A computed fold for a 521-nucleotide part of an RNA from a Lewinellaceae bacterium, annotated as small-subunit ribosomal RNA, 5' domain. The sequence was found in a public genome assembly. Its mean pLDDT, the model's own confidence on a scale to 100, is 84. It matches the Rfam family "Bacterial small subunit ribosomal RNA".

[in-house]
Context: one part of a larger RNA
RNA sequence: GGAUGAACGCUAGCGGCAGGCCUAAUACAUGCAAGUCGAACGGACAUUGGUUUUCGGAUCAAUGUUAGUGGCGCACGGGUGCGUAACGCGUACACAACAUGCCCUUGACUGGGGGAUAGCGGUGGGAAACUGCCAGUAAUACCCCAUGAGCUUGCGAGGCGGCAUUGCCUUGCAAGGAAAGUUACGGCGGUCAAGGAUUGGUGUGCGUCCGAUUAGCUAGUUGGCGGGGUAACGGCCCACCAAGGCGACGAUCGGUAGGGGGUGUGAGAGCAUGGCCCCCCACACGGGUACUGAGACACGGACCCGACUCCUACGGGAGGCAGCAGUAAGGAAUAUUGGACAAUGGUCGGAAGACUGAUCCAGCCAUGCCGCGUGAAGGAAGAAGGCGCUCAGCGUUGUAAACUUCUUUUGGAUGGGAAUAAUAACCUCCACGUGUUGGGGGCUUGAAGGUACCAUCAGAAUAAGCACCGGCUAACUCCGUGCCAGCAGCCGCGGUAAUACGGAGGGUGCGAGCGUUAUCC
Numbered sequence: 001g002g003a004u005g006a007a008c009g010c011u012a013g014c015g016g017c018a019g020g021c022c023u024a025a026u027a028c029a030u031g032c033a034a035g036u037c038g039a040a041c042g043g044a045c046a047u048u049g050g051u052u053u054u055c056g057g058a059u060c061a062a063u064g065u066u067a068g069u070g071g072c073g074c075a076c077g078g079g080u081g082c083g084u085a086a087c088g089c090g091u092a093c094a095c096a097a098c099a100u101g102c103c104c105u106u107g108a109c110u111g112g113g114g115g116a117u118a119g120c121g122g123u124g125g126g127a128a129a130c131u132g133c134c135a136g137u138a139a140u141a142c143c144c145c146a147u148g149a150g151c152u153u154g155c156g157a158g159g160c161g162g163c164a165u166u167g168c169c170u171u172g173c174a175a176g177g178a179a180a181g182u183u184a185c186g187g188c189g190g191u192c193a194a195g196g197a198u199u200g201g202u203g204u205g206c207g208u209c210c211g212a213u214u215a216g217c218u219a220g221u222u223g224g225c226g227g228g229g230u231a232a233c234g235g236c237c238c239a240c241c242a243a244g245g246c247g248a249c250g251a252u253c254g255g256u257a258g259g260g261g262g263u264g265u266g267a268g269a270g271c272a273u274g275g276c277c278c279c280c281c282a283c284a285c286g287g288g289u290a291c292u293g294a295g296a297c298a299c300g301g302a303c304c305c306g307a308c309u310c311c312u313a314c315g316g317g318a319g320g321c322a323g324c325a326g327u328a329a330g331g332a333a334u335a336u337u338g339g340a341c342a343a344u345g346g347u348c349g350g351a352a353g354a355c356u357g358a359u360c361c362a363g364c365c366a367u368g369c370c371g372c373g374u375g376a377a378g379g380a381a382g383a384a385g386g387c388g389c390u391c392a393g394c395g396u397u398g399u400a401a402a403c404u405u406c407u408u409u410u411g412g413a414u415g416g417g418a419a420u421a422a423u424a425a426c427c428u429c430c431a432c433g434u435g436u437u438g439g440g441g442g443c444u445u446g447a448a449g450g451u452a453c454c455a456u457c458a459g460a461a462u463a464a465g466c467a468c469c470g471g472c473u474a475a476c477u478c479c480g481u482g483c484c485a486g487c488a489g490c491c492g493c494g495g496u497a498a499u500a501c502g503g504a505g506g507g508u509g510c511g512a513g514c515g516u517u518a519u520c521c
Base pairs, nucleotide, nucleotide: 001521002520003519004518006517007516008515009514010513013372014371015370016369017368018367019365020364021330026328027327028326030325031324032323035072036071037070040069041068043066044065045064046063047062048061049060050059051058052057079283080282081281088208089207090206091205092204093203094202095201098200099199103196104195105194106193107192108191109190110189111145112144113143114142121134122133123132124131125130151176152175153174154173155172156171157170158169159168160167161166181188182187209255210254211253216246217245218244221243222242223241224240226238227237228236258280259279260278261277262273263272264271265270285306286305287304288303289302308319309318310317311316336362338361339360340359344358345356346355347354348353375406376405377404378403385397386396387395388394389393412457413456414455415454416453420448426442427441428440429439430438431437432435465510466509467508468507469506470491471490472489476505477504478503479502480501486493487492
């Protein structure tokens, strides 16, 4: 000198863009943050209409709402950096050892049957959380049978290869395994298989902090045979056999730490760093376990142990903000218990739409960067006042002020007023591939916001500070003080004329900021 997620002191007009618990991965009141589908299913309720009626009702249809069964989602999105020195990350390869819901392409199929169960009804237990029994019911829920090219498994035959285990193609025999309906009749779905795409899993080379005042470490340890398990290889796990494996090219142990793209600085080499944004990893009160599922060993799922908090009728129960706000605590220190789904994106749905603290916006903070303003031109009686001096006077403050003319950014008032919107649905027209197809037109949709922006009006009107002035280092005199009070980044100032302390006048630097502290280069 540059830089910062900064803090502190003094000061403070406006706007744009960005950023905002670095500490206690401490504890959390309250609200919200993941639902959706009635075009899978049976009910219930409400409204309307029809039929019937002994006027109690019964029954059918349509529409709407929906607790429950069922489907898809909840493994995404959002948060944090505890742990981790590791194939965790980065980079480059490999899988002849793998999986992949939704999506795309292709082929084949979608036949028959059955038993339950929630809701509802009845009846109990409990303070509650919740829960028992009885009767009976539906499905795209569950089960059985059939068919099944390709698929899986076993035993064979032939051919082509390779990369060691072995791979691919053709073919024979045997065994095994599927499905679901709904409809407005257009479709939307379902099953099996092959391929694609996407995403993931696994292995390996190289790279990846400090300490030798850590030198030896290791028993599933290292390898083999056989098995289990997995989507898949493997001591991943198990039985048996062998005695190996790692290490001064730093094993083991200890400390510290999420990694990268990047960021800061520097001419570069390098050094330092990893906040915001993007990718990967890990975690979700501490620890463990699996279930479901295409995918989890699952932040707002389950079970167990533990600590803590809360409710209780004392028998027993409930909870997990490292989601968004917010509270307490800690701290030098870090914001609103805001608006909207209008846009972008996500989930569900045929769609309308629903949900979305993702997101888009607004609020607070000079925390940073950038921009603008606090007026401009003229104006010497060089006014008054202040300060200084060699003191009738002069110098300086200083064109500074007054005064004259002008302008109106900003602020105030009044008026107008966006883009962000593309759509979908619906209506209509056209086209041909006649379809819930494609294209054109119309109608409609804005949280931010009456905001940005524009115009008009009056009026210099509403707006300057902070640090420093001995040398380094730009800027000097007077008064006070008298090794005192004090200053100080280093050298050093102060003991009676202090340009170094305190004040004043003047000056220098930066300027809505200026200094100080901390840290990095």